[in-house]
RNA sequence: UAUCAUAUUGAAUGAAUAUCUCAUAUAAUCUUGGGAAUACGGCCCAUAAGUUUCUACCCGGUUACCAUAAAUAACUGGACUAUGAGAAAGUCACGCAGCCUG
Numbered sequence: 001u002a003u004c005a006u007a008u009u010g011a012a013u014g015a016a017u018a019u020c021u022c023a024u025a026u027a028a029u030c031u032u033g034g035g036a037a038u039a040c041g042g043c044c045c046a047u048a049a050g051u052u053u054c055u056a057c058c059c060g061g062u063u064a065c066c067a068u069a070a071a072u073a074a075c076u077g078g079a080c081u082a083u084g085a086g087a088a089a090g091u092c093a094c095g096c097a098g099c100c101u102g
Stems, first nucleotide, its partner, number of pairs: 004102002009097002013093003019087007026056001029049001032046004041066002050057001058078007
């Protein structure tokens, strides 16, 4: 110096994943029955509907309404779950480069 191999390492490709975003479903909605509270109150249990759909169907705030009775109403903020699409650290795999070294 050349060739081969090549730890650490470097960059790239692929795969699935923690996670994130968007879309769809569903409006975290609604039916019925029973019980419960009463202006410092307005709740609880069960049941059915709702979704190419499993699960869930609650919590908080504001306003209105109900003059003591059995009934709440409107608005608003916050999820989970299912499916699809996209992104993705690190991990794994594959090959490429190649210093120390042989």
Overview:
Predicted 3D model of a 102-nucleotide RNA (Purine riboswitch aptamer) from Metabacillus lacus. The coordinates come from a structure-prediction model, not an experiment, and the mean pLDDT is 78. Its Rfam family is "Purine riboswitch aptamer". Rfam's curators write: Riboswitches are metabolite binding domains within certain messenger RNAs that serve as precision sensors for their corresponding targets. Of the family's consensus pairs, 100% are formed in the model. NCBI's taxonomy places the organism under Bacteria, Bacillati, Bacillota, Bacillaceae, Metabacillus.